About this RNA
This is a predicted structure of a 1549-nucleotide RNA (small-subunit ribosomal RNA) from a Candidatus Vogelbacteria bacterium.
RNA sequence: AGAGUUUGAUCUUGGCUCAGGAUGAACGCUGGCGGCGUGGAUUAGGCAUGCAAGUCGAACGCCCCCUUCGGGGGGAGUGGCAGACGAGGUAGUAACACGUAGGAAUCUACCCUUAAGACAGGGAUAACCUCGAGAAAUCGAGGCUAAUACCUGAUAGUCCGAACAUUAUUCAUAAUGUUUGGUAAAGCUCCGGCGCUUAAGGAAGAGCCUGCGGGAUAUCAUGCUAGUUGGUAGGGUAAUGGCCUACCAAGGCUUUGACGUCUAGGGGGGGUGAGAGCCCGACCCCCACCGAUGGGACUGAGACACGGCCCAUACACCUACGGGUGGCCGCAGUCGAGAAUCUUCCGCAAUGGGCGAAAGCCUGACGGAGCGACGCCGCGUGGUGGACCAAGUCCUUCGGGAUGUAAACACCUUUUAUAGGGGAAGAAGCCGGGUAUCACUUUUGACAUAAACGGGAUCUUGAUCGGCAAAGGAAACUUUGUUGACGGUCUUUGUGUUGUGUCAAAAGUGAUGCUCGGUUGACGGUACCCUAUGAAUAAGGGGCUGCUAAACUCGUGCCAGCAGCAGCGGUAAUACGAGUGCCCCAAGCGUUAUCCGGAAUUACUGGGCGUAAAGGGUGUGUAGGCGGUCUUGUUAGUCUCCUGUUAAAUCUCUCGGCUCAACCGAGAAUCGGCGGGGGAUACGGCAGGACUUGAGGACGCGAGAGGUCUGUGGAACUCAUGGUGUAGAGGUGAUAUUCGUUGAUAUCAUGAGGAACGCCAAAAGCGAAGGCAGCAGACUGGCGCGUACCUGACGCUGAGGCACUAAAGCGUGGGUAGCGAACGGGAUUAGAUACCCCGGUAGUCCACGCCCUAAACGAUGCUCGCUAGCUUUUCGGAGUAUCGACCCUCUGAGAGGCGAAGCUAACGCGUUAAGCGAGCCGCCUGGGAAGUACGGCCGCAAGGCUAAAACUCAAAAGAAUAGACGGGAGCUCGCACAAGCGGUGGAUCAUGCGGUUUAAUUCGAUGAUGAACGAAGAACCUUACCAGGGCUUGAAAUUCAGAUGAAAUCUCAGCGAAAGUUGAGACCUCCUCACAAGGGACAUCUGGACAGGUGUUGCAUGGCUGUCGUCAGUUCGUGGCUUGAGUUGUUCCCUUAAGUGGGGAAACGAACGCAACCCCCGUCGUCUGUUACAAGUGUCAGGCGAGACUGUCUCGUUUUACGAGAAGGAAGCGGGGAUGACGCCAAGUCAGCAUGACCCUCUGACGCCCUGGGCUACACGCAUGAUACAAUGGCUGCUACAACGGGCAGCGAAGGGGUAACCCGGAGCUAAUCCUUCAAAAGCAGCCCCAGUUCGGAUUGAGGUCUGUAACUCGACCUCAUGAAGUUGGAAUCGCUAGUAAUCGCGGGUCAGAUAUACCGCGGUGAAUACGUUCUCGAGCUUUGUACUCACCGCCCGUCAAGCCAGGGAAGCCGGAAGUGCCCGAAGUCCCGCCCUAGGUGGGCCUAAGGCAAGUUCGGUAACAAGGGUUAAGUCGUAACAAGGCACGGCUAGCGGAAGCUGGUCGUG
Repeated sequence: AGAGUUUGAUCUUGGCUCAGGAUGAACGCUGGCGGCGUGGAUUAGGCAUGCAAGUCGAACGCCCCCUUCGGGGGGAGUGGCAGACGAGGUAGUAACACGUAGGAAUCUACCCUUAAGACAGGGAUAACCUCGAGAAAUCGAGGCUAAUACCUGAUAGUCCGAACAUUAUUCAUAAUGUUUGGUAAAGCUCCGGCGCUUAAGGAAGAGCCUGCGGGAUAUCAUGCUAGUUGGUAGGGUAAUGGCCUACCAAGGCUUUGACGUCUAGGGGGGGUGAGAGCCCGACCCCCACCGAUGGGACUGAGACACGGCCCAUACACCUACGGGUGGCCGCAGUCGAGAAUCUUCCGCAAUGGGCGAAAGCCUGACGGAGCGACGCCGCGUGGUGGACCAAGUCCUUCGGGAUGUAAACACCUUUUAUAGGGGAAGAAGCCGGGUAUCACUUUUGACAUAAACGGGAUCUUGAUCGGCAAAGGAAACUUUGUUGACGGUCUUUGUGUUGUGUCAAAAGUGAUGCUCGGUUGACGGUACCCUAUGAAUAAGGGGCUGCUAAACUCGUGCCAGCAGCAGCGGUAAUACGAGUGCCCCAAGCGUUAUCCGGAAUUACUGGGCGUAAAGGGUGUGUAGGCGGUCUUGUUAGUCUCCUGUUAAAUCUCUCGGCUCAACCGAGAAUCGGCGGGGGAUACGGCAGGACUUGAGGACGCGAGAGGUCUGUGGAACUCAUGGUGUAGAGGUGAUAUUCGUUGAUAUCAUGAGGAACGCCAAAAGCGAAGGCAGCAGACUGGCGCGUACCUGACGCUGAGGCACUAAAGCGUGGGUAGCGAACGGGAUUAGAUACCCCGGUAGUCCACGCCCUAAACGAUGCUCGCUAGCUUUUCGGAGUAUCGACCCUCUGAGAGGCGAAGCUAACGCGUUAAGCGAGCCGCCUGGGAAGUACGGCCGCAAGGCUAAAACUCAAAAGAAUAGACGGGAGCUCGCACAAGCGGUGGAUCAUGCGGUUUAAUUCGAUGAUGAACGAAGAACCUUACCAGGGCUUGAAAUUCAGAUGAAAUCUCAGCGAAAGUUGAGACCUCCUCACAAGGGACAUCUGGACAGGUGUUGCAUGGCUGUCGUCAGUUCGUGGCUUGAGUUGUUCCCUUAAGUGGGGAAACGAACGCAACCCCCGUCGUCUGUUACAAGUGUCAGGCGAGACUGUCUCGUUUUACGAGAAGGAAGCGGGGAUGACGCCAAGUCAGCAUGACCCUCUGACGCCCUGGGCUACACGCAUGAUACAAUGGCUGCUACAACGGGCAGCGAAGGGGUAACCCGGAGCUAAUCCUUCAAAAGCAGCCCCAGUUCGGAUUGAGGUCUGUAACUCGACCUCAUGAAGUUGGAAUCGCUAGUAAUCGCGGGUCAGAUAUACCGCGGUGAAUACGUUCUCGAGCUUUGUACUCACCGCCCGUCAAGCCAGGGAAGCCGGAAGUGCCCGAAGUCCCGCCCUAGGUGGGCCUAAGGCAAGUUCGGUAACAAGGGUUAAGUCGUAACAAGGCACGGCUAGCGGAAGCUGGUCGUG
């Protein structure tokens, strides 16, 4: 980092799939060890049993036990503290629950610091005792008693409440001061202390408020809200507050998504990813919430309380039926459900927690062990050598190769294992002793200091008070004077007191340090170390067609099966199953599920919308988004610096600790977020000022089917009336329905009516789109140009909203000529609910009101800017020119064509962009289901708008390419048609085939391209088939070993149909060498290798063949073009029989085909001469050669190529043959031959031999032929003229016999010699006289001949007799263009014979016709369309029928959720009344649960009906793709079994 998959191939779009990583996993197979982690994700389902929260005697009384009499221990209870922590779970919660950053109106037991204090009294109660109730749980009555339990009083403060004053501040408020009211305490003791009360502060914890952040859904929106929003007063709380209550006001939230519904604990973090993101929230940490379900409060510092209480409900348990008890979502464990998740373990040794002064007790927190490969990490299952490359196995081209140095074997090691031995760290503490220091307490002493008290002196000025005096005054009282007090100042000493500080000493306690002694380990005799033994104890899983690393053989035979996708399997499967080998990973390996990635496949980074999915039908405009030039100020955007915070763990880096690693520890580091502070001002925002180029206005011109209304005109049409006129008209491919003698059609005149507007007219014009067309008038919208006068950014876009919107359609009322859905009729047709025709209603028209959709298209949103041109056209302006105009040049706005750059998958677009940029809106995310269902909104309806899912497929699609095809086009050819001649199809027969039959009728060939084909010849043989009888190394082949010298053969006999078999006899070999032995050949027998198969597969093959087609085509190299498939060349023009030749041309060359080269015939010359002939000769045969090359002339064409014609010539591509390109049809042949694989065979056959039968059957059908149907003929007689061939197991003459077939005979001939061999038609003559015949000869009878071992099944021929069908052949169809057709005979092969009328050849006689290419068939080239590529015998649509699947509707039935109204109303707080006020009792408000009622909503189920999807071979049609046979499609309406048809309008796809 990519890959596979749409196609015949290509490019693109686009989905699906794969390779990676991960997990609290599960499942399958397998499994040695250790470390570290991790383990109920489902039923917040139910739980047996044990344990998980107690402790304190230094708070208190009582009881019991022990006692050294000091004391110690135990029990229940009162009391205190704890039980609100720890542990668990994630149900609820979309919320201030959480995260982050801030805030103010608060509280806090235990802990720390500071200050002050603890005085005096009192009454109970549990335990206990007695009695009683009860099954139990438990309870009642009476009596005794204690406290750190409870109560009262006193005192106190920086505490609480109230009032006042002052100060500060922006209000609120805070602080300080004064006065007044209120509220405390507990003791115990080992005498060291520990506790208690009040107040202030701290630490830490908790409650509360706020900004911001993080799910889905608008098919939840003219929506939500009644304590709702705010205020006042009160209540309540630790505290703000509608938190609660009363009253007042009518507010509050919401498209920046309120309200509702669904889902969900949040975060640190985890997984993945390059990142941005996406997904997740196990373990660990923080927060929240919950504790069977629902409600509630009490206690308390703290709870509305997991192991507390009360009530209700459900469930479970006990019961004596009266009543009670319970809550594992603590640790283990159990049941259930589930794919699935552990031990009813050890210990408090460590860490932490509760209580205690402490020892200590408690602690399923925790520390450990156990179980599970659940995960991560580490180790091992041995190492070295070892080739006869062992055996075995597998493959094989039979040579060999693989497993494989692998094993065996030798040497070595010992991790692990087993056994034995040694053996930690984790321990800090705690208790006791000693010692040092420090602290504290108490006592004593010393010193210092301060305060207070006391004494003395002095001053009285001043404020105040008292006494006295005087004055004033009615008095109260005021003023003055005086005196004293108070007060101020100074001084002093004294004593005792008190406080503080310092120092010293003593005693005690505590803490700390050092030291000594004792003591504490669950794990665990574990880690670790040592020794011994011995390779000893230890490897699997998945895969091997491509993606994707790794292949062979066998089995199977669309079966069994595989599969992630593409796809494998129908007899040669690298894809199934197995074996062998190989690949990957490894104590694991695979599979499944889920997440991220790949996926740029939601695109911020980083996508698109002409035709692939995708531009809204059009405008107007709200919110919103974006916004011209200059300048000033400002700074919440933006940038920068500093700072606070973002817990720890995690991640990254470094270092360190376990032998390494995983794991663990320490340190460091970063982005980003939020808060605070400082700075910058380019951009943006906000505010102010200015500008004119954007935008708008003004003025002057101008064009136009722009719109609405009114009037009016002519042509055409139909109708009416009248005239003329007569038999048809009309319509079609052809008809018919229809109209017409009651006078149509035609024609003339007059009149009436409605609708549409010819020419002009155009690729033209106008409009936002839909759309708009006679003419005139009225009203009215928009646009362009010119001037540069005004305003001064006023702009662009635009979710919702609003308006308009073809045709069809709807409502009401008119109107109706023509046209014309539906409908009726006529045709067509297999049918024809269509196309064609005759009619025809809605509708089409008008007015008003709805509907709101179109292929509403340029399939291309709007606005602005920029980027070559050329040309046409419409409307303006300017210049030049002119008398004026035309013309010409420039310029602006539109509408077209072609094109540079550029873009695009391509097609194409290209200043009217689909180019390059900016702004805004709409829309898309695989195909189908589906623009459908449900819901909502709109509509009178039709219906419209909005808009899914289940399920299903691996594609669907765009553009272009090569073919093929077209009832597309153009050009051309062919006995293709036409023009002719003769046939076939009818008859009989022959032959072949099908079918049927059969023991068998052997097999193959099946449109053209099978059917007188394989077969150039089935009585036996052939022969492959059938019946029966036989053989088994075989009828034939090669080879080995052994035996024999015979055997075969012949003769005879038995059996037999034969083959054969049994027995006897005859014969008993050859070569080398020879004395023998040995060897070889030959032959037989036995045994072994093997033979044999016309058994299967022509779809495993070779070879050969048919067909298109003797058609002119088919390709390659290099180069060019294209992203590519491909293309060019090979197209085009002329020409040809021809891709034959010439010219041109991004092509230049070349190959296979064509042609030529070969053979035969035709003319001439020449050579030879077996034979022929009387000779000579050359009719004849063979050889060699000449000749024709379109060479010459004329004309045409482009000088050509070539064509037309002429001359000459035997002959102008001369006639015929052989020769068959690339390929097509899986065409034919395994039975001609060859051949892979399979099958049969020592088990007697699918092999081999034999006899007989069959291939010859016969109701029928087809094909190819023969003979005819007659007079151009038949019969009889006579007379002519050929060629190709064949012949020794042969042809066979003459002559003779027989009516004949034939026989006798044997001459001649290995052939130009002899034979076959008389050719026939023809000619000449006669008869027949148109008939089932003197036509025709089938069939049958009789008698013969020949071949052959043998003519019964089953031969041919001859003679006589018999004498059938048939009188020229329906639809249809075949051959032939000249020595051809037609007609006539002859020969040959095969062969004993022959069913040959077949086939292959030969000659004789010897025509007709071709205007021409419209049509049929076939072929070639170019082009066009395509949804075909198995290629039109293609593809493909819909109904119906059948199976299966999912979803929607649905009378109804069932269940859940959230509410509303009403009824009832537990416990409980609060309020009220009463009481022997501790409390009890009664009532009230509120409320859980419950009930009733009407609804809402979500789900389940369901008769039934409708649609959808899907399923190798069902039915009906043929809609679409080609002009798809009526061009198709969109919208709409009607109709129809179905596709669909028709009308209106629109598009070209």

Its mean pLDDT, the model's own confidence on a scale to 100, is 81.